Small-subunit ribosomal RNA, 3' major domain from a Nanobdellati archaeon, 478 nucleotides, folded computationally. It matches the Rfam family "Archaeal small subunit ribosomal RNA". Its Rfam clan is "SSU clan". Rfam 15.1 lists 709 matches to the family in 491 species. It was read from a public genome assembly. The prediction has a mean pLDDT of 83.
Context: one part of a larger RNA
RNA sequence: UGGCGGGGGAGCACACAAGGGGUGAGGCCUGCGGUUUAAUGGGAUUCAACGCCGGGAACCUUACCGGGGGUGACAGCAGGAUGACGGUCAGCCUGAAGGGCUUACCUGACGCGCUGAGAGGUAUUGCAUGGCCGCCGUCAGCUCGUACCGUGAGGCGUCCACUUAAGUGUGGUAACGAGCGAGACCCGCGCCCCAUGUUGCGACGGUGUCACGCUUGUGACACCGGCACUCAUGGGGGACUGCCGGCGCCAAGCCGGAGGAAGGUGCGGGCGACGGCAGGUCCGUAUGGUCCGAAUCCCCCGGGCUACACGCGGGCAACAAUGACCGGGACAAUGGGCUGCGACCCCGAAAGGGGGAGCUAAUCCUCGAAACCCGGUCUCAGUACAGAUCGACGGCUGAAACUCGCCGUCGUGACGGCGGAAUCCCUAGUAGCCGAACGUUAGCAUCGUUCGGCGAAUACGUCCCUGCUCCUUGCACA
Numbered sequence: 001u002g003g004c005g006g007g008g009g010a011g012c013a014c015a016c017a018a019g020g021g022g023u024g025a026g027g028c029c030u031g032c033g034g035u036u037u038a039a040u041g042g043g044a045u046u047c048a049a050c051g052c053c054g055g056g057a058a059c060c061u062u063a064c065c066g067g068g069g070g071u072g073a074c075a076g077c078a079g080g081a082u083g084a085c086g087g088u089c090a091g092c093c094u095g096a097a098g099g100g101c102u103u104a105c106c107u108g109a110c111g112c113g114c115u116g117a118g119a120g121g122u123a124u125u126g127c128a129u130g131g132c133c134g135c136c137g138u139c140a141g142c143u144c145g146u147a148c149c150g151u152g153a154g155g156c157g158u159c160c161a162c163u164u165a166a167g168u169g170u171g172g173u174a175a176c177g178a179g180c181g182a183g184a185c186c187c188g189c190g191c192c193c194c195a196u197g198u199u200g201c202g203a204c205g206g207u208g209u210c211a212c213g214c215u216u217g218u219g220a221c222a223c224c225g226g227c228a229c230u231c232a233u234g235g236g237g238g239a240c241u242g243c244c245g246g247c248g249c250c251a252a253g254c255c256g257g258a259g260g261a262a263g264g265u266g267c268g269g270g271c272g273a274c275g276g277c278a279g280g281u282c283c284g285u286a287u288g289g290u291c292c293g294a295a296u297c298c299c300c301c302g303g304g305c306u307a308c309a310c311g312c313g314g315g316c317a318a319c320a321a322u323g324a325c326c327g328g329g330a331c332a333a334u335g336g337g338c339u340g341c342g343a344c345c346c347c348g349a350a351a352g353g354g355g356g357a358g359c360u361a362a363u364c365c366u367c368g369a370a371a372c373c374c375g376g377u378c379u380c381a382g383u384a385c386a387g388a389u390c391g392a393c394g395g396c397u398g399a400a401a402c403u404c405g406c407c408g409u410c411g412u413g414a415c416g417g418c419g420g421a422a423u424c425c426c427u428a429g430u431a432g433c434c435g436a437a438c439g440u441u442a443g444c445a446u447c448g449u450u451c452g453g454c455g456a457a458u459a460c461g462u463c464c465c466u467g468c469u470c471c472u473u474g475c476a477c478a
Stems, first nucleotide, its partner, number of pairs: 001478002003475003007472007015462002019426005027316007034308002042053002064303007074116004079110001086106003090102004120292002123290003129286001131281003134277003141180006148155002159172004185270005191237007200227002204225009240263001243257005319419001323378007335366003340359002344355004385416001390411007432454008
């Protein structure tokens, strides 16, 4: 100087407390360990490995296993017109193969038989590395110049009081300033204004058709005017403790209030200091060293990564009546679309099939969202709850669904009656509940990333638990 303490002080965080929902039991899905296996390829292992490597593997992927085949630029030396290298009918070996062998033919100049040397390597080393990423941590810290103090390491500044989300600021002070961080900045959302209106909109006017009404009319659709509104795109305004009261030192600021669409960082995101963890990745790529080099390289076929006595993590659907089922009715947003999205019509009980308009998209399609509302059945039962498992038939993708895909219908209906110790998430349009789109994709989502719909409870407070920051103290640690 740091680090540590079951030392002290101050402050903070869904850290605890207050509350809401789970996990932990059982079924299934998925990842991991273990075991098994010819192989079940490899990595990641507290937080910070375990729906992670965008890792949803039928072949491919694929690195693993079994089998088969292929491959040496360049240099030198054996060999070679008594035919090198190559190609091929037939037969045999074979899962299949002039791949090899037997026999025969064609071609016409090079030459893996040897030595070196290469190509290639998802072979090894993340403890040789770059780059990128995770965690400490969006924590408030980390430093420099000059001056000053100390023989020096170093200190001071960066300390103290108050304050802040913040080394944020105010005051004090042998310090005075400055830099990287914080903030400012950038993007989105929320209010207002301006401009522009097609593919968007539809207040107002007109025309036409249809329905109801039949008395003026009302409603729907289309078109013509239209750009007021919604919306879309671009630009601007708006919030600054600016105003008032109290507290504070007449400070920084804190508490309350007014106005306001919005307050005191408005909300959400991007942005992650000096460094540390020999953290992760040589299997994205790059790259030093080492190794293989006719095989640890390359291709093909089949299998495996999907095994199953077990153990663990994450999730899905449940155990029902705030429910299940049947019939009817209502309202989104974000995205995506030409080897694509596919309206609409027909066939089928359905999955799906046949045709096929429009759309290179504010135009057409995906797109009738579900929870919700109305009516009905069920009446507490292992049930009209729950849906695992298995059987049968049918459909789709794809050369190909046996190992090992997804979907439909009928049948079968298991466990499960709210879960021990323990443990996770969450402070507002959040948690929880509900569905949708997209990514991966030929096909396959309970995954991931977004999107909207419904929409709570509680926070008096504290440092007791877990951890972090600052000051201080002890130390047999560096």